[in-house]
RNA sequence: UAUCCAUCCCGAGCGGCUGAGAGACCUGGCUCGCCGAAGCCGCAGCAACCACCCCACCGGGGCAGGUGCUACCGCCAGGACCGAUGGAGG
Numbered sequence: 001u002a003u004c005c006a007u008c009c010c011g012a013g014c015g016g017c018u019g020a021g022a023g024a025c026c027u028g029g030c031u032c033g034c035c036g037a038a039g040c041c042g043c044a045g046c047a048a049c050c051a052c053c054c055c056a057c058c059g060g061g062g063c064a065g066g067u068g069c070u071a072c073c074g075c076c077a078g079g080a081c082c083g084a085u086g087g088a089g090g
Stems, first nucleotide, its partner, number of pairs: 001090001003088006013043005021032003025079005044070003049066002052061003074082001
């Protein structure tokens, strides 16, 4: 990283550093933000894609592992070779 598959209205936040933006991109809205945005670090948690365990299958478990995630339906509508995450893959 071509490509394929699955998921994206459930769930789960505190602290430290820092300091003005953020909710992927475009347009239009609507929100969040100096009572601290985004980012980084630590800890905690959620979840169950992979792994693991139980199970004939279906399915279930969640302590430790690989990821992911922890305002708002992927914030909403329209748009576009849309995007994100996991697994597979030459």
Model confidence (mean pLDDT): 85 of 100. Predicted 3D model of a 90-nucleotide RNA (SAM riboswitch aptamer (S box leader)) from Amycolatopsis endophytica. The RNAcentral record of the sequence draws on Rfam. NCBI's taxonomy places the organism under Bacteria, Actinomycetota, Actinomycetes, Pseudonocardiaceae, Amycolatopsis. It matches the Rfam family "SAM riboswitch aptamer (S box leader)". About the family: The SAM riboswitch is found upstream of a number of genes which code for proteins involved in methionine or cysteine biosynthesis in Gram-positive bacteria.